The prediction has a mean pLDDT of 75. This is a predicted complex of two RNAs, RNase P RNA and transfer RNA, with 462 nucleotides together. Rfam match: Bacterial RNase P class A.
RNA sequence: CCAGACGGCCGGGCGGUCGCUCCCGCCCCCAGGGGCGGGGGAGGAAAGUCCGGGCUCCACUACGACAUGGCGGCGGGUAACGCCCGCCGGGGGCGACCCCAGGGACAGCGCCACAGAGAGCAGACCGCCCCGGCUGCGGCCGGGGCAAGGGUGAAAGGGUGCGGUAAGAGCGCACCGCGGACCCAGCAAUGGGGACGGCACGGCAAGCCCCGCCAGGAGCAAGACCGAAUAGGGACCUCGCGCCGGAGCGAUCCGGCAGGACUGUCGCAGGUCCAGAGGUCCGGGUAGGUCGCGAGAACCGUUCAGCAAUGGGCGGUCCAGAGGAAUGAUCGCCGCGCCCGCUCCGGCGGGCGGCACAGAACCCGGCUUACAGGCCGUCUGGUUUC
RNA sequence: UCCCCGAUAGCUCGGUUGGUAGAGCAGUCGGCUGUUAACCGACUUGUCGCAGGUUCGAGUCCUGCUCGGGGAGCCA
Repeated sequence: CCAGACGGCCGGGCGGUCGCUCCCGCCCCCAGGGGCGGGGGAGGAAAGUCCGGGCUCCACUACGACAUGGCGGCGGGUAACGCCCGCCGGGGGCGACCCCAGGGACAGCGCCACAGAGAGCAGACCGCCCCGGCUGCGGCCGGGGCAAGGGUGAAAGGGUGCGGUAAGAGCGCACCGCGGACCCAGCAAUGGGGACGGCACGGCAAGCCCCGCCAGGAGCAAGACCGAAUAGGGACCUCGCGCCGGAGCGAUCCGGCAGGACUGUCGCAGGUCCAGAGGUCCGGGUAGGUCGCGAGAACCGUUCAGCAAUGGGCGGUCCAGAGGAAUGAUCGCCGCGCCCGCUCCGGCGGGCGGCACAGAACCCGGCUUACAGGCCGUCUGGUUUC
Repeated sequence: UCCCCGAUAGCUCGGUUGGUAGAGCAGUCGGCUGUUAACCGACUUGUCGCAGGUUCGAGUCCUGCUCGGGGAGCCA
């Protein structure tokens, strides 16, 4: 210098003018608000809403069981996690390094299309060999043995070699692979060795399932408080009490005739209840308002423990809280990108672009996704020079 | 805030124990007809929304995205 790997960070800066929102102080005030001064005012993802928690209400109250959903090597971190760190195993890369939903297929069920003889307690198409018969000597037929070679397939029941055999075969042996009592190292996953076993045990669980672990449900429109107008509900007070007849001094009572509602068996009969107006007070809820609502698993610096994730100590800081929803507009200078001109190749001048993804809505820890441009650090491979 | 569903040919839709994707309409060509329509025959239809993964094999199973559509909350 070129190519690359990993980790971290920034993601426009300064100033003027006019506005927006919140807080504090003072003043005015017609109680609605207004004015002046000071201070705060989007992000690394505020996003997707995919996980985990805080908080709140509801339900259950032991422990647990069932169903459903999720997670899945081991150890650690954490409030918790499906997140993070370290390690192990497998795979990829020359390498730095990267990727892995990485428990169980001797608990059971299911599936393995097409091709192929045979696809799951395998199988014999071509083929190899033996015996018998026939022959036109090429071979054919029948009986039996075999699985080496060919062929099919993603996958064909260990591989290579030697021996062995009629041909073959873990049939025997050596090496490799596999299983493996046991021993050693490690907290563990796992790694190393390995008597012995002739090999038996194919794949799929992101198919059902089994094992272990986790989870009660809903969500700030949670929830709490204050609380109109109108219409319901309740209590009390005042006036009134359907019509006719009778009794009584009177409150009231009796009989008959009508109305409505309920009950009842369609109706009749029967039973119970009601009648209207005004006023005062109480209670629930609605509109609306207030709280929840930001001092926190917070941020910055430093130090200690730890490989690290992370945790502890000390010091310092206060940093958005709107609510149909503020954080904007404009101007100047600088920065950045593009274009043009000049150039003594150092730059100078002019114009354009307003300049990545995107914007809080109860809060926090993660994951995932989007992102113009730029900076820093560590490391790998190659090349050149010394 | 909490949830649900869908995306397959130009259009409307099928596609289940995962096995290599179809139907109708539309289109193109040919036939029939004096011509057109209808009818008959043949053919092309495809990134199964995108990207990964599991598997021998994915429209189908899993994960993450993109786009579109829909529902619930209060009172009784």